[in-house]
RNA sequence: CGGCAUGCUUAACACAUGCAAGUUGAACGCAGAAUAGAGCUUCGGCUCUAUUGCUGAGUAGCAAACGGGUGAGUAACGCGUGGGAAUCUGCCUUGGAGUGGGGGACAACAUGGGGAAACUCAUGCUAAUACCGCAUACGCCCUACGGAGGAAAAGCGAAUAUUGCGAAGAGACGGACCCGCGUUGGAUUAGCUAGUUGGUGAGGUAAUGGCUCACCAAGGCAACGAUCCAUAGCUGGUUUGAGAGGAUGAUCAGCCACACUGGAACUGAGACACGGUCCAGACUCCUACGGGAGGCAGCAGUGGGGAAUAUUGCACAAUGGAGGAAACUCUGAUGCAGCCAUGCCGCGUGAGUGAAGAAGGCCUUAGGGUUGUAAAACUCUUUCACCAGGGAAGAUGAUGACGGUACCUGGAGAAGAAGCACCGGCUAACUCCGUGCCAGCAGCCGCGGUAAUACGGAGGGUGCUAGCGUUGUUCGGAAUUACUGGGCGUAAAGGGCUCGCAGGCGGUAAUGAUAGUCAGAAGUGAAAGCCCCGGGCUCAACCUGGGAAUUGCUUUUGAAACUUCAUUACUUGAGUUCGAGAGAGGGUGGUGGAAUUCCAAGUGUAGAGGUGAAAUUCGUAGAUAUUUGGAAGAACACCAGUGGCGAAGGCGGCCACCUGGCUCGAUACUGACGCUGAGGAGCGAAAGCGUGGGGAGCAAACAGGAUUAGAUACCCUGGUAGUCCACGCCGUAAACGAUGUGUGCUAGUUGCUGGAAGCUAGUUUUCAGUGACGUAGCUAACGUGUUAAGCACACCGCCUGGGGAGUACGGUCGCAAGAUUAAAACUCAAAGGAAUUGACGGGGGCCCGCACAAGCGGUGGAGCAUGUGGUUUAAUUCGAAGCAACGCGCAGAACCUUACCAGCCCUUGACAUGGAAAGUCUGGAUAUUGGAGACAGUAUCCUUCAGUUCGGCUGGCUUUUACACAGGUGCUGCAUGGCUGUCGUCAGCUCGUGUCGUGAGAUGUUGGGUUAAGUCCCGCAACGAGCGCAACCCUCGUCUUCAGUUGCCAGCGGUUCGGCCGGGCACUCUGAAGAAACUGCCGGUGAUAAGCCGGAGGAAGGCGGGGAUGACGUCAAGUCCUCAUGGCCCUUAUGGGCUGGGCAACACACGUGCUACAAUGGCGGUGGCAGUGGGAAGCAAGAGGGCGACCUGGAGCUAAUCCCCAAAAACCGUCUCAGUUCGGAUUGUACUCUGCAACUCGAGUGCAUGAAGUCGGAAUCGCUAGUAAUCGCGGAUCAGCAUGCCGCGGUGAAUACGUUCCCGGGCCUUGUACACACCGCCCGUCACACCAUGGGAGUUGGUUUUACCCGAAGGCGGUGCGCUAACCCGCAAAGGAAGGAGCCGACCACGGUAGGAUCAA
Repeated sequence: CGGCAUGCUUAACACAUGCAAGUUGAACGCAGAAUAGAGCUUCGGCUCUAUUGCUGAGUAGCAAACGGGUGAGUAACGCGUGGGAAUCUGCCUUGGAGUGGGGGACAACAUGGGGAAACUCAUGCUAAUACCGCAUACGCCCUACGGAGGAAAAGCGAAUAUUGCGAAGAGACGGACCCGCGUUGGAUUAGCUAGUUGGUGAGGUAAUGGCUCACCAAGGCAACGAUCCAUAGCUGGUUUGAGAGGAUGAUCAGCCACACUGGAACUGAGACACGGUCCAGACUCCUACGGGAGGCAGCAGUGGGGAAUAUUGCACAAUGGAGGAAACUCUGAUGCAGCCAUGCCGCGUGAGUGAAGAAGGCCUUAGGGUUGUAAAACUCUUUCACCAGGGAAGAUGAUGACGGUACCUGGAGAAGAAGCACCGGCUAACUCCGUGCCAGCAGCCGCGGUAAUACGGAGGGUGCUAGCGUUGUUCGGAAUUACUGGGCGUAAAGGGCUCGCAGGCGGUAAUGAUAGUCAGAAGUGAAAGCCCCGGGCUCAACCUGGGAAUUGCUUUUGAAACUUCAUUACUUGAGUUCGAGAGAGGGUGGUGGAAUUCCAAGUGUAGAGGUGAAAUUCGUAGAUAUUUGGAAGAACACCAGUGGCGAAGGCGGCCACCUGGCUCGAUACUGACGCUGAGGAGCGAAAGCGUGGGGAGCAAACAGGAUUAGAUACCCUGGUAGUCCACGCCGUAAACGAUGUGUGCUAGUUGCUGGAAGCUAGUUUUCAGUGACGUAGCUAACGUGUUAAGCACACCGCCUGGGGAGUACGGUCGCAAGAUUAAAACUCAAAGGAAUUGACGGGGGCCCGCACAAGCGGUGGAGCAUGUGGUUUAAUUCGAAGCAACGCGCAGAACCUUACCAGCCCUUGACAUGGAAAGUCUGGAUAUUGGAGACAGUAUCCUUCAGUUCGGCUGGCUUUUACACAGGUGCUGCAUGGCUGUCGUCAGCUCGUGUCGUGAGAUGUUGGGUUAAGUCCCGCAACGAGCGCAACCCUCGUCUUCAGUUGCCAGCGGUUCGGCCGGGCACUCUGAAGAAACUGCCGGUGAUAAGCCGGAGGAAGGCGGGGAUGACGUCAAGUCCUCAUGGCCCUUAUGGGCUGGGCAACACACGUGCUACAAUGGCGGUGGCAGUGGGAAGCAAGAGGGCGACCUGGAGCUAAUCCCCAAAAACCGUCUCAGUUCGGAUUGUACUCUGCAACUCGAGUGCAUGAAGUCGGAAUCGCUAGUAAUCGCGGAUCAGCAUGCCGCGGUGAAUACGUUCCCGGGCCUUGUACACACCGCCCGUCACACCAUGGGAGUUGGUUUUACCCGAAGGCGGUGCGCUAACCCGCAAAGGAAGGAGCCGACCACGGUAGGAUCAA
């Protein structure tokens, strides 16, 4: 762009305007017009005749009941399908016979009147195919079979023609009626019905019939669903589906119903009539207020409603319809056109070449990639659209709305023509930016909290394409209502149990019937549609010819296997008979002993009861205890048992009576008598209810005592209903085997109960029951398994996500409690089953650890030190937070550190790389100016970068400049690496192969022992292996060998008496290599193992002590402020520099420490014994000074050489229990040292001062042997600063019965509704708001029904004295016949009154 098709699904809501049903002059009269002629004329015209249906209304005929619209009503013989008999049928077809002769009116019209109008009244005239008699009547109708009744119209034409008319017959077409079958949901609708069901008679109808009426009878329908309620036009078909089914009933076609709402008839062949009539009602309109008019669910169109649906078009050219003899007229039927991407179909928006892979965009690992041959460019083509010319078929003679349309020819030019959705998975298609649980997305899962393929944008991609996506609806997938084709032990689901009517199903054999069944034939199953084969539009959609199909219904002819029915027979199912047997089966009446409580009496004395412990309670008024006697009620120890009986509930001393069922054995008999079982009936634990008894014990409620935060509980003391009996209700339970009943079949093993049989006499077989295990099979698994949850059959009950809810409402039952039947709104995306792995448990078993216990010493109280919180502050930088933050990062903040605060400065920067230009090529000293300083500047003097090819060539430095960039202790440890803590040095964590399981997973790794240990041994569907354990490494403890200075000195010599020297390397020691310990040996034990216990030897004995070493993993543990690093942020500042301040504050709280509180001590004195370490910007001896810190000075030492270096506790004396000769804080003062500088803010010394504190509440920490405790020493950091940290040695204990408990951990097992894993999960009330539902006093409306009142129009019946042309009689008048206005009656719509039912707000 074109073709074909569809187009108010809602308000059957209301409608302006136009059109949608007329036609016939060849049925009729009148009036008008035109033409022609004639006549008259006052010349305006008038009159007459003829012609023309040319026009108008009227009489008359036919049509108007078709065509067109809509789906309100209707659950119905309405529709579909197949039959039936008692019927009508205009126009049409067909064949016969007929059409004679008369009569009286009424419209129109004229005149007059009423009315606003619509309309109407009176009088008068007139025609007919209008109306009415008479004649005739074969056939027709009625009949008592004698007879009686009943018709017509003419028109046209020159005409024999033709068209009509009346009566009757046949056909066709079309209707009316009856019947079988089919046709939505609800039982929370179970009974409905009086013309109701039938009969007789009559009426009525075209016709059968309670259709109507009179009388008679009492029927009719219903669980195979009547009645009622709700919903709905039905069908061919459409849509979906493999099918069976499901949903649906637009267009097209058939039927029905309706026409503003309700009722009614008239006319007619046909209507109870969409564009007719009458009445009632509502609404709208006109009006002169008296009265009238109207009905779009026809075509257009308007308003309204709505998410939503078109033009007030053209034409009768075609097809068809009405009228007409025809010409023709009418036709919003119809044919066409218009509008809408609403659907289906077709076509186009270009094709080829084209890499510099252009530009631009986007991404980037910065190289490139991608958009992309895509574009541009070059070469072509012209479908469609556009312009011009020609130009149909549709039309059998004429006639073309469509339409100058389809189509054909020519022309110009790539020219006019591409969008929409999506890109996390399902599901084809990925990146960047923005955003930061916001904005938003979302069909389900879900995405978004700073690196979003999920939001928004972009680039790219994917899909479809004149469309695409969303929303809604239907089916599918959904075996998720299961007929095809599901289930019920635990997931939803077996009725509590039995009997049993209806129903369903039913053993063996024979004969017959043929309802089901099967086969053949015939009729029907409209057309269209679907399907197949053809044909026509260029193809297709579309149209069209033929066929097939229409799975159905009916009729008929056969068959006889099965089911059914009838008859006959049988014995296996079922039952009867006889003989035995077991039993807590049921009912009634008796009876027994033990125990309990009470009563009486005796003995007897202070307690008894009760509990975890107590108290309430009882008891000196004599309890408890004990003895004797008595009373009462209830229940029946032992036997007693996965033993027995019963349908289930349930049943337990003994005896008797009555009674049901079961089992075994045996023969005979009946002859399918059976199984199940909706409704129904009966039984049915406990509790509860009613009436009357009874009441010992027990015991809801209740009271008291305890427990407890409370304790309306658990425990205790009491105690009433009840429990017991009789009678009557209730009718439910985890009424469970969570497993309906019955029958048959399908391995076994082993118990128990009751029978029977055999024989070897203690076993075998068999029947009935009751248990355990287990095969096949089944099951999601668990499990089940001849007592099925296996394989089948028959019948019943029940289920269909969780919650709401077994609830509400309604019904039924009940005295009540309540039971039974049983929803919806709303809400969630799960709820649930079985099993698995973990985790957890105030579950169990085994085991370990300074975990408890046993001990020793502390902390918590004091003062101070130090860290943290809090507070304060300009800042008090930041991090660490239970254990596992808090003397932690910090192995050392006066400046620096320093990250914080205030102020002052710098801006390519304090630091790195790169370009350009210029300058300079160095380093230092002194003086000086400004400044707080960083820094900036001046002067003088000394000195003059490196390489070199010798070229101002290269490098270096400085300055300037612009940019890339630097820089950040800024954020994110929840983006990360690395490192670290912790469980925990706990003994665990896994893998391969195999095996088992549908699977997750299991096994191995569990079990029996043993160990510090998943260490080892044994066993085992496991066999092996890895990371851990252990060992290998370091150190201490013993010895050997080698080496011998700076170390050592046994013996020898010397000596200044110091291993100082000679000498030596034996010893100590140093540091290298070795040896040694392995349950190796013996005994016991254990299982003959692993191992354990004891012993010997040995320096050391069962891991010899200590260290290093930290599995898989957990804690989003810690750290972006060590370092590294993604992303984000700052860029004259969040970067850089400097001065000062701060990190040191101080009502307070906590952690970790030091020192103490004293006599195991303080003070004084004497002088004996270590080890690790450190030292050159250093350690520093001896000497001197100072009370002292320290100072002066400096030997030696780059260190087994010299120095730090004095060890301290020990020992002796004194003090004598005090706030002290304890304790040392605080403060004053005077000093020392370090350092540029000790105010904020260092350490030390002397003198003076002399707080608190007299051993520490609740609570809490460490430690098992060279350990705790106690004593000192060294080092790192460091200018200085140590009560902290890391090390070193000296002295040197106590205790461990043991594993009940606390904490933590390991293994096995068990439960689980937990899995973020018990710090889990989760329940209920209350407070506020809202949504939905139930109830309530009431109110309103709809539907329906009963009784009564009223009674329009209408037809029917009666009357009809008023009125009346045709016919009869009659001269006439009058009368008759006939008609019917009016009136009356029954019926009846609307309306009214009262009551009921039901639904809704």
A computed fold for a 1401-nucleotide RNA from an uncultured prokaryote, annotated as small-subunit ribosomal RNA. The prediction has a mean pLDDT of 84. The sequence is in RNAcentral, with records from ENA.